[in-house]
RNA sequence: GGGGCUUUAGCCAAGUGGUAAGGCGUGGGACUGCAACUCCCUGAUCACCGGUUCAAAUCCGAUAGGCCCCU
Numbered sequence: 001g002g003g004g005c006u007u008u009a010g011c012c013a014a015g016u017g018g019u020a021a022g023g024c025g026u027g028g029g030a031c032u033g034c035a036a037c038u039c040c041c042u043g044a045u046c047a048c049c050g051g052u053u054c055a056a057a058u059c060c061g062a063u064a065g066g067c068c069c070c071u
Stems, first nucleotide, its partner, number of pairs: 001070007010024003018054001027041004047063001049061003
């Protein structure tokens, strides 16, 4: 220099054009004499910038980070 894959909440992770699931954790509450266990509640304009579309996490392009291959 060329090519491929990938980026969703603090962490893991689903999503295949039409309301962003779930788990762990954090915080608040209930329960308890105090705790533990258990239960309830609690968060994401989806890396970023454009485009297509009535509608984009999803499709297309550029950029950035990570992983890998070729030279």
Molecule: transfer RNA
Organism: Bacilli bacterium